[in-house]
Formats: sequence, structure tokens, C1' cells
RNA sequence: GGGCGGUCGCGGCUCGUCCACGAGACGGGUCGAGGAAAGUCCGAGCUCCACAGGGCAGGCUGCCAGGUAACACCUGGGCGCCGCAAGGCGACGGACAGGGCCACAGAAAACACACCGCCCGUCGCGAGACGGGUAAGGGUGAAAAGGUGGGGUAAGAGCCCACCGCGCGCCUGGCAACAGGCGUGGCACGGCAACCCCCAGUCGGAGCAAGGCCAAAUAGGCGGUGAGGUCCGGCCCGGACCGCUUUCAGCCGCGGGUAGGCCGCACGAGGUGUCGGGCGACCGGCACCCAAGAGAGAUGACCGUCCGGCGGCUCGCCGCCGAACAGAACUCGGCUUACGGCU
RNA sequence: GGGCCGUUAGCUCAAUUGGCAGAGCAAGGGACUCUUAAUCCCUAGGUUGGAGGUUCGAUUCCUCCACGGCUCACCA
Repeated sequence: GGGCGGUCGCGGCUCGUCCACGAGACGGGUCGAGGAAAGUCCGAGCUCCACAGGGCAGGCUGCCAGGUAACACCUGGGCGCCGCAAGGCGACGGACAGGGCCACAGAAAACACACCGCCCGUCGCGAGACGGGUAAGGGUGAAAAGGUGGGGUAAGAGCCCACCGCGCGCCUGGCAACAGGCGUGGCACGGCAACCCCCAGUCGGAGCAAGGCCAAAUAGGCGGUGAGGUCCGGCCCGGACCGCUUUCAGCCGCGGGUAGGCCGCACGAGGUGUCGGGCGACCGGCACCCAAGAGAGAUGACCGUCCGGCGGCUCGCCGCCGAACAGAACUCGGCUUACGGCU
Repeated sequence: GGGCCGUUAGCUCAAUUGGCAGAGCAAGGGACUCUUAAUCCCUAGGUUGGAGGUUCGAUUCCUCCACGGCUCACCA
């Protein structure tokens, strides 16, 4: 995600008139889709069911502080990454609590290790073989056990030193995350927790087809009454069937529940304006406003004007366009997804 | 309206501590047979519905979409 006004059409509510009163006709008033109404992914309101208290199991969330009814959302801050910058992005607790995994390659994949290489010794004329040292260099891999420089050494190595990184302790700033400084350790600490797990917090389930109220016909149920009832085309006789001292026909009443109807359902964590607080999300005061709502389901078209965009030129007029995505159905707060145009 | 489930070869289905995606039927070729069927052998065929993310590595774990189903028997 156009504003204002008008005409016609459709739907809801309401008022009036007419009437052969019917769910009728005519006329007036008023209101009538969205930023996503969508996906149903989170969080709530509301309703019913469950529920002593505590724990276990399970799910979800995960830097810190704040906002909020609540959140996985928002704001501000920290840290990391990207960018020259403005800025953007981040599922961002813990890998010395424990378990597990790390394919292939590679010497070695986590109590490290030695293929090539470097160095020393012995043997050998030599090529080299054996024993030992080493981890700087090469090689493998997604990842190889601190990095750079210097000293040192047979060659090397935190072996030693400086700086950087890391761990630990203290101090300072900050509510905190964290940052800075000082000291110290000589490296002891690979990765994966969108694997189990640990820590901290949080969570009962279902959903408006929830749920509540009114309430036919028929068939069950309960209580009362009850000796007759129904049919043979209107009546009588007569006849047929059902029932009868109760476990019963018929009649009356009650109750549950179905069809159906009504409520829930449009006044709400509401909106607009203004003032105040806060960096901000947001909060508070005052004033004003009430704005779709259903039934297989209305919300469209045109005109004028303003605004915005594009194009043209005789520079202030003319022409064209407002497309797309989509469409309420218990209601809110978010997120995500879809989309014309502009920035 | 609400709620739930599924998607892997042409079809029906597998695939678990995440490590080369398989099976049956169907298709193509060959063998057997005079020929066909049956049988036997071999072969091809995959965007694991799509797009992102975690991870060295995703059918598998996470997120967002798309499509289909629950059609008296998911809920009146």
C1' cells in the first nucleotide's frame, strides 16, 4: 500500500409510510476488508476439562539489561563477523561434570605421533643399514597439539627472552553482559551441545465445530392415573384386534438428549489528538470517538478534485496510471511468507 | 473454521549413534526355447518436494515455503 466529495449497485442495523398483514412493498438515516484479512509458526485473552504439596520424566527458550498481559517479539547495550564508511548480519550459556562421534586420507584425530626430512653414534670404500635424538620444514586432512621475531643447540624444541594469544588471581569502570590495567603460569585447554548431557529460566490439556441458554417430532427412562381403547365410511346391534385385579393398553406429567433457534460476537491489553516521562521499545495524564460481522457467506463500478508516479513539449500546461499480492468469520500482540510502485 | 499427517527410481516401499541412497515390480540387453511365457544373468534410471541454515560432511538435525491427504470413519 492513496485522501476528500458525489451517483448507482450489494450486505448489516435502524426509523417512517402503505398493506390483500406475509420471511411483503416503498422511502430515509447510518456503517461496510487488509498490510498482509494469508501461513497457522510463536505468545496471550476467553471457555470447558483436569489439578492437595513436592519430585521425576518430557517439551521449549538460551550474551546482558529493559519493554510487555505474554512471547521464540521489540528496544538499548556487549561481543563476533562483513563493509573504506554510513551501516548491516548473528539459534551468541557450558567442551577441565560426564558419555559419545570426528568417515576417507594420513605416521598420528586426543593419555598424541614419526612417512619424507634434519642431527648424532656404530658398521660400511660408497650407496646405505641399524640404534638414538628432534618436531623447525615437507606431505595428509575440514581440523595436526600456541603465533611472530631473537637467543640457544649436534639438530631442534616455551628450552630461554620480548610482543601477541590463552588460562588463573587481584584491582578499576559498568546494574550486568563485558572492557581496561597489573601480576602470574610456560601452554596444561582441537572440533561438534540445531548428538546425549549439564546449568539457568519456563511450560497442565483442548480449542468458539470451545462453551452456555431455550427447545419440536420419534424412540428409550422415571412418576402418576387407569378399565377400557382402536377399527368395521354417520348411528345402533353385532363383530375383529389390543389390554385388564398389575411385570399392563391408553392418557397425563417430569427428565436427558436430537433437529432447530439464541447467546458467546464486536467497548477492547481499543482508536485518534495533545501534553508529559524515557536514548529507545514503551509508559502515564487529559479530551474526543464507537467504526463490518453474517445465512454457504455483501464490500463493486463510475465521476469530480487533491496528492503521488511516468511521458511529451511551445516551460506551465497536456496525456496516461494509482497497477500488484490478495480478500474478514471468536478476538488481540508478534513473526514469516506473497506483491506493483517509490525511497 | 480449527486440528493432524505425508512427500525417496516410472509404481510400491526401505535406509539410526549424520559417513558411497537400496529392495521388489516395471523398462532395456543377453542366455534358455522352433517361438512366446516362465526362469536365470547383466544394465540403466535419483535436484531424497523446493529454498536457506548447523556440520568437514544432511534422506537423517533446525527454519521457511510448495503440493497432497485425513470426504459418512479427525472435531458440529

The prediction has a mean pLDDT of 80.
Predicted 3D model of RNase P RNA and transfer RNA as a complex of 419 nucleotides.